A computed fold for a 74-nucleotide RNA from a Clostridiales bacterium, annotated as transfer RNA.
Rfam family: tRNA. By type it is a transfer RNA. Rfam links the family to the GO term triplet codon-amino acid adaptor activity.
RNA sequence: GGAGCCAUAGCUCAGCUGGGAUGAGCGUUCGCUUGACGUGCGAAAGGUCAUGGGUUCGAAUCCCUUUGGCUCCA
Numbered sequence: 001g002g003a004g005c006c007a008u009a010g011c012u013c014a015g016c017u018g019g020g021a022u023g024a025g026c027g028u029u030c031g032c033u034u035g036a037c038g039u040g041c042g043a044a045a046g047g048u049c050a051u052g053g054g055u056u057c058g059a060a061u062c063c064c065u066u067u068g069g070c071u072c073c074a
Stems, first nucleotide, its partner, number of pairs: 001073007010026005019057001028044005050066001052064003
């Protein structure tokens, strides 16, 4: 220098056939349970879907740019 993959909740990820952030597990907080802790049960908070732009009636999803990470080729 060229090519590919990835970026979504505090963490690990699903969602990748465009129409509800729809979310899962763990974690956090609160309540019940216990003498207390833990376990168990219930509830809640927490997301500008990496950045900027474009297409579209509508974008996490399609296209382009930038940033960061990983891999391959030279």
The coordinates come from a structure-prediction model, not an experiment, and the mean pLDDT is 81.